A computed fold for a 72-nucleotide RNA from Niastella vici, annotated as transfer RNA. Its Rfam family is "tRNA". Rfam links the family to the GO term triplet codon-amino acid adaptor activity. By type it is a transfer RNA. The RNAcentral record of the sequence draws on Rfam.
[in-house]
RNA sequence: GGUUCGUUGGUGUAAAGGCUAACAUCCCGGAUUGUCUAUCCGAUGAUAUGGGUUCGAUUCCCAUACGGACCG
Repeated sequence: GGUUCGUUGGUGUAAAGGCUAACAUCCCGGAUUGUCUAUCCGAUGAUAUGGGUUCGAUUCCCAUACGGACCG
């Protein structure tokens, strides 16, 4: 340099055109308890960036950035 795969909360994963983005866990608040743990309830927080297609994009297409694999 070329080809190809991937990028979603702090972390690990879903959602595969209909989003009001779901689940677990961490953190925070509360209930329970003499206290802690455990258990239960609640809240916060995310689609790498920029364009395009579409009535509608996490999803399809292009470019860029980052990471992995292969070739040279």